Predicted 3D model of a 73-nucleotide RNA (transfer RNA) from a Candidatus Uhrbacteria bacterium. Rfam family: tRNA. It is annotated as a transfer RNA. The coordinates come from a structure-prediction model, not an experiment, and the mean pLDDT is 81. It was read from a public genome assembly.

[in-house]
RNA sequence: GCCACCUUAGCUCAGCUGGUAGAGCAAUUCUUUUGUAAAGAAAAGGUCGUCGGUUCGAGUCCGACAGGUGGCU
Numbered sequence: 001g002c003c004a005c006c007u008u009a010g011c012u013c014a015g016c017u018g019g020u021a022g023a024g025c026a027a028u029u030c031u032u033u034u035g036u037a038a039a040g041a042a043a044a045g046g047u048c049g050u051c052g053g054u055u056c057g058a059g060u061c062c063g064a065c066a067g068g069u070g071g072c073u
Stems, first nucleotide, its partner, number of pairs: 001072007010025004019056001028042004049065005
């Protein structure tokens, strides 16, 4: 230098054919206990990497850029 893939909650990851963003774990609160752990319940937590484009509508499609992984030279 070229090619492919990845970027979504604090962490690990889903999200199918464009139509109201989700799970598990962690943390918080409550219940239970003499107390802790475990167990159960609740609530919270996201400008979906950035900037543009297409569309009535974009996490999803297109382009550029940034970061990461792998491969080729």